[in-house]
């Protein structure tokens, strides 16, 4: 500190996620010690049981019990007394139960936090002042009756005080009309010193209670709220202000600085987290508040509206005798229920605090301790040296080895922790120690009793096997799993942490991904459709005053705790302690005056008035115009016209269309016309007219900051569209009808209604766009244009100056396009507005609208993207160039018949397998009757037909031969011969062979998508790359582009680029001409011989050939043209002319292209068989589809006869020649040939004759009968050939397609290769021997440029919408249920106050009746529970229904991306 994830790569944007640190956690797996911390986070759900607030006898009276004195007697009872003491119990009675402990329901508030402020209380405590005198009259306990289960009462009667009540006094005290007038106390102990207590009052401390400034969550889809409400007066009430209550008067108060509502929520120091600024939290400890079964009231008292106190109401529980009671764990333990989850019904009051006492003491789940929990943080150990035979075993392995690994074992050591045993603290100022025989320390055995979890595809550190096979499973994001999985399970092996690990939640980080620091809005999400403007927010120059912001200084505050310095204590740390800093804040004071603010006075530059000029399709009234359209009338005039790709609906013989004149109508204004103009925008376009806005210029004139900008509010606002009414030529939604189409509710055509045009109201949106808000100032230029204006010449122009309006284009800015004085540059002001794609600009609710609908605006839920811009490439029914039998032009075919053949199909036991658009289909296959042969059937073998090596036997063998058995493999027999091969040290060893054993063999089985080789295809097309260097953020560009030219990226020229490679091109075969050398099997001009006749002899090397090695051609020369190039186009010589023809040669590459069946090969699969042998059978099958060919349809021709002329091959398991036999196929017998010597071998087609004469023929030959011939063991399934017969279809062939541009097509025959035989295929080889190309518009393939894309598996893309299934959120919805809440009522329990006829009563006073005054009871006001009505709202739930998301993959048609094939998009109907 960043990473991973969108792309075929790149960049930006922009979301999703991952490394870090936390936790009161929880689960999983594990599990040694100890310190020091934490432990219901959920149901403020219910509790059983024991503890948690008592205390004081020195306030009081009783009462019991101990002790002592004593009396009586019955001597162990009974009494009496006690200034003994001590205990003990309940009552009076005082303190004190308001601390202390708990949990956080409620509350958005003065409730907390700060930091002020005044009208107040304050028990105990501290300090002052004054006092503490005299009296009285009940009452509990108790003691009788008595009622109740019980809880607890009732009459009676007795008694005391620090209980109660008068009286007295009263400095200071309170009131107050300033005369005066209220108000007090108690005593207890005592060593008799005094101490603790009471009373008033004055002050402190302590504690509190009240007011205010500022600060404190979300929603505006909550905008209005508010009648005690806001202020006065007055009185009441309170400890104290105050509408706090009332009364009566004003009509006021709060709100866009968010009031009211509705949600949520205890607040804070301070935690987590971040660099920081924030974020997020609010456990454990502190400080506040508020509760205390739920509501509601009070009492009492200093305090309380009171957890562990009181009433009354409700809800539970419990007890009952049914009449009534009782109860409150959100104290600490525990229990139950919820829940993923949270402890023991423990010890002590020793410490440290609290209460009561005078003390001694009590009390005390506060609190100190222990127990339980890896919940968390920190220490610490599970040993430490040495050991290589690198042991063993595991694992993987190229069979070598390599890892676990000095690890282990084994040798020598140590004992920390744990554990024995001993000894023993500190907490404790005198005593007192739970905890505890704890810490510690000291001795003692023994390595002895202690390691596991998560990971290993990248991010992210660590790798191989084996099982699985899109299963099973993993996954935090990318994603892995479909036979070789470092991603799923296991193993080894490694990596990371360690008494812990790892999952999971949650929180900040990373995220500058809410941007105060620290972002953005032309195209990525994002400028409101344009005004004016209200609040607000911002603002020009000079003085001068003040000091609110604002700066210094001072002082106060900002609670410990906590974080951070520096220190100290526990063996360290953790942890605890001491001191510092810090704690931006927020209050007071004093001082400065640059700024900003404010007051005051001035200025002229911003801004506006006036004044002269000007231009304009500015906007609104009224009128005029002419052209065209359509109708309408008349006339010419005849069959048509119209319209389309091309037709038809239509019109027209009742006269159209065209054409002439005339008439009506309505709408829109042709040229001029211009990135001209003007207006804010929307928008304005014949003329002329009164009327009015805004802008420019130019010199003056006076005002004197009057500006910008604008949240709401308000105005304008295209088109459609709505309302009333006009109007209606021309176009024209909707609708009619014609085409077109697989359909065609479209594009195309013929009609047509609303509209569209008027006045008047609405709507309020548009891709309303420069996708760019509005002001101001700066900051190169160049070059058009519009309206002004000055200066200089002065037909016009040339400099210059202000307003606009284009084009280009430095800096700079952009992520790149691109922008660039009209900024998207460099700054300030103010407005709007975004924050991931979809769900959606939708629902719901509001507001506006007649309506359509518009503004405002969400969420579940999905996805890991979605998107800009630029880049290669592909692709295009895009564009430009070019090539190419691609079209054209031409020739001859195929598709129609027969028959060959191959293929799909069917069929079969089997019809073995493979190929499948070109680039499968006479293709593997250059040749299935048996073999071949993979297939099928029944029969057969099991170390196997073949390979290697081992061990046992047997000494066997092999070769020829009889015979039987069988379909045959095979199985049984016989005969006679030889006893065999090599090397030997002669023992023997090797082979070879039969039988066993067990290792293996075998596989034409699977996988060509696991692979190698080959191979076809684009394409013989012209292209593919590279180093360097430059340019780019960069992917990539450039060089390869561009102007020429080429068969060609050939060449040249030019240019950030230069160069090179692989491919074309040469080279290299052949063929065309010459030449030289060499002549036998070839040849034979000349001489000789010789035949019927032949190179047949001798000869000869001239020619032909044949096979070697030169020659020759290079655009070399001429002319022209070209850029003085390349080169093109003509010629000229040449056997040949521009690559002379042909061959071979196949760049990068692309189809997961073809073969596992040529061959090899991984991997899997089978082993008495998916191996290996036979026999037969089938690959030959046939209703029928397609290829590929052959033979025809005939007269350019069939037949008969008769004649000429090649190449190139092939031959001994052969080619076979003469000869004879046969109509022939062939038979026979046989010279000659290992081939320039023999022989296959007569080439045909041509020419020459004749015959047929247009017919199913003398054309055609299939089909069939019937006889032969050859091959082979064997011609049924199944061969080929030949003779006699037979004599089908066919009369040139529909859509459509196919090959060829020269020795080519077309045409005719030879050969060969496989092969026993068996071509119409295929290879090759000569013979005759043509037509045609204007040309590139167009089909089709290719290559360059260039364009456009949403394509990148590249158009066989991509992708949209309905319906049809399944899930999932969600919206409406008669309704139905809950919950809160408003108003209007009702109720009214306790309780307080108020009033009072009844009642009733000790203290006081009394004049003795009865008074004040209390209580009860009654009764008014408030008021909780409760009820009724009616609104409002949240949340749940509904039959039916609406769209919307995600699915494997179905069904329609193909909207969108290319001109997407009707350009698309936007608003509307």
């Nucleotide at each position: 500190a960043g990473g991973g994830u969108u792309u075929g790569a790149u960049u930006c944007u922009g979301g999703c996620u991952c490394a870090g640190a936390a936790u009161g956690a929880a689960c999983g797996c594990u599990g040694g010690c100890g310190g020091c911390a934490u432990g219901c986070c959920u149901a403020a759900c219910a509790c059983a049981u024991g503890c948690a607030a008592g205390u004081c006898g020195a306030a009081c009276g009783a009462a019991g019990g101990c002790c002592c004195a004593g009396a009586g007697c019955u001597u162990g009872c009974u009494u009496u007394g006690g200034u003994g003491u001590c205990c003990u119990u309940a009552g009076u009675g005082g303190c004190g139960g308001a601390c202390g402990g708990g949990g956080g329901a409620g509350u958005a508030a003065c409730g907390c936090g700060u930091g002020g402020g005044a009208a107040c209380c304050u028990a105990c405590c501290u300090u002052g002042g004054a006092g503490c005198g005299a009296g009285g009259a009940a009452u509990a306990a108790c003691u009788a009756u008595u009622g109740g289960a019980a809880a607890c009462g009732a009459u009676a009667g007795c008694u005391a005080a620090u209980a109660c009540c008068g009286c007295a006094u009263a400095c200071g005290c309170c009131c107050u009309u300033u005369g005066g007038g209220g108000g007090a106390a108690a005593g207890g102990c005592u060593u008799c010193g005094g101490c603790c207590a009471c009373u008033c009052u004055a002050a402190g401390a302590c504690g509190g209670u009240c007011c205010c400034g500022c600060g404190u969550c979300u929603g505006a889809u909550u905008a209005g709220c508010u009648u005690g409400u806001u202020g006065g007066u007055g009185a009441g009430g309170u400890a104290a202000u105050g509408g706090c209550u009332c009364a009566c008067c004003a009509a006021g108060g709060c709100g866009a600085c968010g009031a009211u509502c509705a949600g949520u929520a205890g607040c804070u120091g301070g935690u987590c987290u971040g660099a920081g600024a924030g974020g997020a939290u609010g456990a454990u400890c502190a400080g506040c508040c508020a509760c205390a079964c739920u509501g509601g009231g009070a009492c009492u008292g200093a305090g309380a509206c009171a957890c562990g106190g009181c009433c009354c109401a409700g809800a539970c529980u419990c007890c009952u005798a049914c009449g009534g009671g009782a109860g409150g764990c959100a104290g600490c333990a525990g229990u139950g229920g919820g829940g993923a989850a949270u402890a023991u019904u423990g010890g002590a009051c020793a410490a440290u605090g609290g209460g009561g006492g005078a003390a001694a003491c009590c009390c005390u789940g506060a609190u100190c301790c222990a127990g339980c929990a890896a919940u968390g943080c920190c220490g610490c150990g599970u040993g430490a040296g040495u050991g290589a035979a690198g042991a063993a075993g595991g694992c993987c392995c190229u069979a070598g080895g390599g890892u676990u690994g000095u690890a282990a074992a084994g040798c020598u050591c140590u004992u920390u922790c744990a554990g024995a045993u001993g000894u023993g603290a500190a907490g404790a100022u005198g005593a007192u120690g739970a905890c505890u025989g704890u810490a510690a320390c000291a001795u003692c055995a023994g390595a002895a009793g202690a390691a596991g979890u998560c990971c290993c595809g990248g991010c992210u550190a660590a790798c191989u096997c084996c099982g699985u096979g899109c299963c099973a499973g993993c996954a935090g994001c990318c994603g892995c799993g479909g036979u070789a999985a470092u991603a799923c399970g296991g193993a080894g092996g490694g990596g990371g942490c360690u008494a812990g690990c790892g999952u999971u939640g949650u929180u900040c980080g990373g995220a500058a991904u809410u941007a105060c620091u620290g972002g953005g809005c032309g195209u990525a999400a994002a400028g409101c459709g344009c005004g004016c403007g209200u609040a607000g927010g911002c603002g020009g120059c000079g003085a001068a005053g003040c000091a609110a912001g604002u700066u210094a200084g001072a002082g106060g505050u900002g609670a410990a705790a906590g974080c951070c310095c520096c220190g100290g204590g526990c063996u360290c740390a953790a942890c605890c302690u001491g001191g510092g800093a810090a704690u931006g804040g927020c209050c007071u004071u004093u001082a400065a005056u640059a700024c900003u603010g404010u007051u005051u006075u001035g200025c002229u530059u911003g801004a506006g008035u006036u004044c002269g000029g000007a231009a304009g399709a500015g906007g609104g009234u009224a009128g005029u115009g002419g052209a065209a359209u359509u109708u309408c009338c008349a006339g010419u005039g005849u069959a048509g016209a119209g319209g389309u790709g091309a037709a038809a609906u239509u019109c027209g013989u009742a006269g159209a269309u065209a054409u002439u004149g005339g008439a009506a109508a309505g709408a829109a204004c042709a040229c001029c016309a211009g990135u001209g103009g003007c207006g804010a925008a929307g928008g304005c376009g014949a003329c002329u007219u009164a009327c009015u806005g805004g802008u420019c210029c130019g010199g003056a004139u006076g005002u004197g900051a009057c500006g910008c900008u604008g949240a709401g509010a308000u105005g304008c606002g295209a088109a459609a569209g709505c309302g009333u009414g006009g109007g209606g030529a021309g176009c024209g939604a909707a609708c009619g009808g014609g085409a077109u189409u697989a359909g065609a509710u479209a594009c195309c055509c013929c009609g047509g209604u609303a509209g569209u045009c008027c006045a008047c109201g609405c709507c309020g949106u548009a891709a309303a766009c420069g996708a760019u808000g509005g002001g101001u100032g700066c900051u190169a230029g160049u070059u058009g244009u519009u309206g002004g204006g000055a200066u200089g010449u002065u037909u016009a122009c040339a400099u210059u100056u202000c307003a606009g309006u284009g084009a280009c284009g430095c800096a700079g800015c952009u992520a790149a396009c691109g922008c660039g004085u009209u900024a998207a540059g460099c700054a300030c002001c103010c407005c709007g507005c975004c924050u991931g794609g979809g769900g959606a600009g939708u629902a719901c609710g509001g507001u506006c609208g007649c309506a359509a609908g518009a503004c405002u605006a969400a969420a579940a839920c999905u996805c890991a993207a979605a998107g800009g811009a630029a880049u290669u490439g592909a692709c295009g029914g895009g564009g430009g160039c070019c090539c190419g039998c691609a079209c054209a032009a031409g020739c001859g075919g195929u598709g129609g018949a027969g028959c060959a053949u191959g293929u799909g199909g069917u069929u079969u036991a089997a019809u073995u397998c493979g190929a499948c658009g070109c680039a499968a289909c006479a293709c593997g296959a250059a040749g299935a009757a048996c073999c071949u042969u993979a297939c099928c059937a029944g029969c057969u073998c099991u170390u196997g037909a073949c390979a290697u090596a081992u061990c046992u036997a047997u000494c066997g063998c092999g070769g020829a031969u009889u015979g039987a058995g069988g379909a045959g493999a095979c199985u049984c027999u016989u005969u006679a011969u030889u006893u065999u091969c090599c090397c030997u040290u002669c023992g023997g060893g090797g082979g070879c062979a039969c039988a066993g054993u067990g290792a293996c063999a075998g596989g034409u089985g699977c996988u060509g998508c696991a692979u190698g080789g080959c191979u076809g295809u684009c394409g013989u097309c012209a292209g593919c790359u590279c180093g360097u260097g430059u340019c780019g953020u960069g992917a990539g560009a450039u060089g390869u582009u561009g102007g020429g030219u080429u068969a060609a990226g050939u060449c040249c020229c030019g240019c950030a680029a230069c160069g090179a490679g692989c491919a074309c091109u040469a080279c290299c075969c052949u063929u065309g001409u010459c030449c030289u050398u060499a002549g036998u099997u070839g040849c034979c001009a000349g001489c000789a011989c010789g035949u019927a006749a032949u190179g047949g002899u001798g000869g000869g090397a001239a020619c032909u050939c044949u096979a070697a090695g030169g020659a020759g051609a290079c655009u070399g020369c001429c002319g022209g043209u070209g850029u003085u190039a390349a080169g093109c186009c003509g010629g000229a010589g040449g056997a040949a002319g521009g690559u002379g023809g042909g061959g071979a040669u196949g760049a990068c590459g692309u189809c997961a292209a073809a073969u596992c069946a040529u061959c090899a090969c991984g991997g899997c699969c089978c082993u008495u068989a998916c191996g290996g042998g036979a026999u037969g059978g089938g690959c030959u099958a046939c209703a029928c589809a397609c290829g590929u060919g052959c033979u025809a349809c005939a007269a350019u021709g069939g037949c008969a006869a008769g004649u000429a002329c090649a190449g190139a091959g092939g031959g001994u398991c052969g080619c076979a020649a003469a000869c004879u036999c046969g109509c022939g196929a062939g038979a026979g017998u046989a010279a000659g040939c290992u081939a320039a010597u023999c022989c296959c071998a007569c080439a045909a087609a041509g020419c020459u004759u004749g015959u047929c004469u247009u017919a199913g023929u003398c054309c055609g030959g299939a089909u069939u009968g019937g006889a032969g011939c050859c091959u082979g063991c064997a011609a049924c399934c199944c061969g080929a050939c030949u003779c006699c017969g037979u004599g089908a279809a066919g009369u040139c062939g529909g859509a459509a397609u196919c090959g060829c541009u020269a020795g080519u097509a077309a045409u005719c025959g030879u050969a060969g290769a496989u092969c026993a035989g068996a071509a119409u295929g295929c290879u090759a080889c000569g013979g005759u021997g043509a037509a045609u190309a204007c040309g590139u518009u167009c089909c089709c393939c290719g290559g360059c440029c260039u364009u456009g894309u949403a394509c990148a598996c590249a158009c066989c893309g991509c992708c949209c919408g309905u319906c049809a299934c399944c899930c999932c959120a969600u919206g409406g919805g008669a309704g139905u249920g809950u919950g809160u809440u408003g108003c209007a009522a009702a109720a009214g329990a306790a309780g307080u106050g108020g009033g009072u006829a009844g009642c009733u009563u000790a203290a006081c006073a009394a004049u003795c009746g009865g008074g004040a005054g209390u209580g009860c009871g009654c009764u008014c006001a408030c008021c909780a529970c409760u009820u009724u009505g009616u609104g409002a709202u949240u949340c749940a739930u509904g039959a039916c229904u609406g769209g919307g998301g995600u699915g494997a993959a179905g069904u329609c048609a193909u909207a969108a991306c290319a001109a997407g094939g009707u350009a698309g998009c936007c608003g509307u109907a």